[in-house]
Context: one part of a larger RNA
RNA sequence: CUGCGGUUAAGGAACUAGGCAAUCUAACCCCGUAACUUCGGGAGAAGGGGUCCCUACUCGCAAGAGAGGGCGCAGAGAAUCAGACUGGGCGACUGUUUAUCAAAAACACAGUUCCGUGCUAACUCGUAAGAGGAUGUAUACGGAAUGACGCCUGCUCGGUGCCGGAAGGUUAAGGAAGUUGGUCAGGGAUUCGUCCCGAAGCUAGCAACCGAAGCCCCGGUAAACGGCGGCCGUAACUAUGACGGUCCUAAGGUAGCGAAGUUCCUUGUCGGGUAAGUUCCGACGUGCAUGAACGGCGUAACGACUUGGUCGCUGUCUCAACCGCAGACUCG
Numbered sequence: 001c002u003g004c005g006g007u008u009a010a011g012g013a014a015c016u017a018g019g020c021a022a023u024c025u026a027a028c029c030c031c032g033u034a035a036c037u038u039c040g041g042g043a044g045a046a047g048g049g050g051u052c053c054c055u056a057c058u059c060g061c062a063a064g065a066g067a068g069g070g071c072g073c074a075g076a077g078a079a080u081c082a083g084a085c086u087g088g089g090c091g092a093c094u095g096u097u098u099a100u101c102a103a104a105a106a107c108a109c110a111g112u113u114c115c116g117u118g119c120u121a122a123c124u125c126g127u128a129a130g131a132g133g134a135u136g137u138a139u140a141c142g143g144a145a146u147g148a149c150g151c152c153u154g155c156u157c158g159g160u161g162c163c164g165g166a167a168g169g170u171u172a173a174g175g176a177a178g179u180u181g182g183u184c185a186g187g188g189a190u191u192c193g194u195c196c197c198g199a200a201g202c203u204a205g206c207a208a209c210c211g212a213a214g215c216c217c218c219g220g221u222a223a224a225c226g227g228c229g230g231c232c233g234u235a236a237c238u239a240u241g242a243c244g245g246u247c248c249u250a251a252g253g254u255a256g257c258g259a260a261g262u263u264c265c266u267u268g269u270c271g272g273g274u275a276a277g278u279u280c281c282g283a284c285g286u287g288c289a290u291g292a293a294c295g296g297c298g299u300a301a302c303g304a305c306u307u308g309g310u311c312g313c314u315g316u317c318u319c320a321a322c323c324g325c326a327g328a329c330u331c332g
Stems, first nucleotide, its partner, number of pairs: 001327008010318002014316001019313001027051005036041001038148001052070004057066003071075001083311007090303002095107002111146007123132003149298004154228003159225002161221005168216003174210002178206006186197004229247005256290001257287001268284005
């Protein structure tokens, strides 16, 4: 010097990104216990006191309780054995998860909503047989989203999707009148090599016309995917703009909340807390770029979550010292 363990004057978080780490606390009995609340909780809230031994006394069936007395620095005499309180955020909760860097605000959840499914159900596995769904039957099953509870969930169907419609347009295979070519009986010509015309059949090409769903089209549907404006003017100080004009749109963001886990400018401004506060809490709203089941806003209880504050406590620190064990180092 390193690791592990222990003690420490005075101070007591001044340490640090952050009380990280380590203290403090702790058992049982008695007293006592707030806001808030879903009346269950919160709660072991908090905060106090007691605990050993002896007795001839009192009560008691006893255990024990009281009263009186005794000793020690210390009586849960060792060990095991909560530090507490408080403001905010998120998630209701118990649970689940990245075996081996993440336990969380992520996942799940009960509850809510939508869509599908009438039973040989939908859906899933399988080429099939068959199986699951289910020896169930719409208070059931499958899929999707949200996520206890409370108060609520606005406008938009133009685009995309889905559902319904069938009049019209378009449209495949297939069918097919017709038409064009090849071959060829036969006919004609011939320099006898061949050339020209060419019915039926066979064959090849094109094809009017017939021809479903789909698409176009007409409607519906947003707890389907999604979306939810700009400019100019205006009130008898100023400022602001209830009000007006105009352009665009399918419709122009309602209730709430808001510098937010969302705010760039930004350490916004004001208030609180501190001697001093880029964090925190309460407001304001000018929301770069909030917003309603990609749910909005609240919420008791809960949390090895996250972020502020307070008390207690301490070698975290001022600032280091000493002790024990194991190394390092020297000798062997």
Predicted 3D model of a 332-nucleotide part of an RNA (large-subunit ribosomal RNA, domain IV) from a metagenome. RNAcentral holds the full RNA, with entries from SILVA. The coordinates come from a structure-prediction model, not an experiment, and the mean pLDDT is 88. Its Rfam family is "Bacterial large subunit ribosomal RNA".